[in-house]
RNA sequence: UUAUCAUCAAGAGCGGUGGAGGGACAGGCCCUACGAAGCCCGGCAACCAGCAGACUAGCUGCAUGGUGCCAAUUCCUGCAGAAUCCAGUGAUUCUGAGAGAUGAACA
Numbered sequence: 001u002u003a004u005c006a007u008c009a010a011g012a013g014c015g016g017u018g019g020a021g022g023g024a025c026a027g028g029c030c031c032u033a034c035g036a037a038g039c040c041c042g043g044c045a046a047c048c049a050g051c052a053g054a055c056u057a058g059c060u061g062c063a064u065g066g067u068g069c070c071a072a073u074u075c076c077u078g079c080a081g082a083a084u085c086c087a088g089u090g091a092u093u094c095u096g097a098g099a100g101a102u103g104a105a106c107a
Stems, first nucleotide, its partner, number of pairs: 001107001004104005013041001015040003021031003025078004042070003047066003050062004074099001079096007
């Protein structure tokens, strides 16, 4: 880094530092000097390892270790289909892809 499998509607500080940005990208719309990103501390969670229980399949619990995460559904949409509204080639809802994020094992 490509592909594969799984998950993405929950959860997480009135802290310190830092000083202007950030929410992947595009279009929106938001957050932010009542202090952005980053770093430290703190926290959430339970993907993998670990420990315990259960079981013959893929479960439950703990939270020690490895990640991850801590505004808004992955903030919404971005391609396709269906339904409804309604007659303005529009709006709304749902479904599935695609894109993205995270983990795991292999290459």
SAM riboswitch aptamer (S box leader) from Brevibacillus brevis, 107 nucleotides, folded computationally. RNAcentral records the identical sequence in 2 taxa. RNAcentral holds the sequence, with entries from Rfam and Ribocentre. Model confidence (mean pLDDT): 85 of 100.